[in-house]
Notes: The RNA shown here (transfer RNA) has 72 nucleotides and comes from a Chitinophagaceae bacterium. NCBI's taxonomy places the organism under Bacteria, Pseudomonadati, Bacteroidota, Chitinophagales, Chitinophagaceae. Rfam family: tRNA. By type it is a transfer RNA.
RNA sequence: GGCCUUGUAGUACAAUGGAUAGUACAGAAGUUUCCGAAGCUUCUGAUUCAGGUUCGAUUCCUGACGAGGCCA
Numbered sequence: 001g002g003c004c005u006u007g008u009a010g011u012a013c014a015a016u017g018g019a020u021a022g023u024a025c026a027g028a029a030g031u032u033u034c035c036g037a038a039g040c041u042u043c044u045g046a047u048u049c050a051g052g053u054u055c056g057a058u059u060c061c062u063g064a065c066g067a068g069g070c071c072a
Base pairs, nucleotide, nucleotide: 001071002070003069004068005067006066007065010025011024012023013022018055027043028042029041030040031039048064049063050062051061052060
């Protein structure tokens, strides 16, 4: 330099062209306990950026950026 894959809560993963993006762990509060742990309840928190297609994009397309891989 070329090509391929990929980017979603703090972390690991789902979802699918359609209403309010879900689960687990983690965090906070409550409950419980002599205290703690565990359990239970509630809450917080995310689609990398820009553009395009579409009635509607996290999903499809293009570019940029980041990560991983292959070739030279």